A computed fold for a 74-nucleotide RNA from Candidatus Spechtbacteria bacterium RIFCSPLOWO2_01_FULL_43_12, annotated as transfer RNA. Model confidence (mean pLDDT): 82 of 100. RNAcentral holds the sequence, with entries from ENA.
[in-house]
Formats: sequence, C1' cells, structure tokens
RNA sequence: GCGGGUGUAGUAUAGUGGUAAUACACCACCUUGCCAUGGUGGAGCCGAGGGUUCAAUUCCCUUCACCCGCUCAA
Repeated sequence: GCGGGUGUAGUAUAGUGGUAAUACACCACCUUGCCAUGGUGGAGCCGAGGGUUCAAUUCCCUUCACCCGCUCAA
C1' cells in the first nucleotide's frame, strides 16, 4: 500500500429502516439490629463526519481505533 472483519451503557453481548434490549455493575427505596442475599424502581449507550430516505444503529461514501491476511520497499 491492498483486501477483509469488529466498533451499541462502566463491562459482556443482542438487535437490524419505524420508541434500542438483556445480564452484571451503579443509584434510590423495601426487606435486615448491621452486612450479605432477595424484591421494586431509576439514570446512562449505537466510534466520528456526510449522503439517501418521511424516518438511519441498520443502506451508501469518507474517516478514526483495534484485529486478521496478502504484497512492495528499506
């Protein structure tokens, strides 16, 4: 340099044009004499920019980070 893959909450993952989900973690309350366990509720997320569309996390382009392969030169 070329090609491919991955990027979603603090962590691990799901989702796939029409309200973004689950578990753990976090916060509040209940439970307990206290802690732990358990229960109820809550906050927080689509790597970035642009395009298409009534509507984009999803489709297209560019770009960034990481991973894999190939190739050239030193």